[in-house]
RNA sequence: GGCGGCGUAGUGAAGUGGUAACACAUGGCUCUGCAAAAGCUUAAUCGUCGGUUCAAAUCCGAUCGCCGCCU
Numbered sequence: 001g002g003c004g005g006c007g008u009a010g011u012g013a014a015g016u017g018g019u020a021a022c023a024c025a026u027g028g029c030u031c032u033g034c035a036a037a038a039g040c041u042u043a044a045u046c047g048u049c050g051g052u053u054c055a056a057a058u059c060c061g062a063u064c065g066c067c068g069c070c071u
Base pairs, nucleotide, nucleotide: 001070002069003068004067005066006065007064010024011023012022018054027041028040029039030038047063048062049061050060051059
């Protein structure tokens, strides 16, 4: 220099056009004489910018970061 993959909540991780699941962790509440355990509940403009579309995490372009391959 060329090519490919990945980027989603504090962490891990689904979702490939129709308003983002789940697990752990955090906070709050209930229960308890106090705790633990248990139960309920709580949070994501989806790396960034732009485009397509009635509608974009999803499709397209550029860009940033990480990983890999080729030279």

The prediction has a mean pLDDT of 81. This is a predicted structure of a 71-nucleotide RNA (transfer RNA) from Lactococcus termiticola. RNAcentral records the identical sequence in 5 taxa. Rfam family: tRNA. Rfam's curators write: Transfer RNA (tRNA) molecules are approximately 80 nucleotides in length. The sequence is in RNAcentral, with records from ENA and Rfam.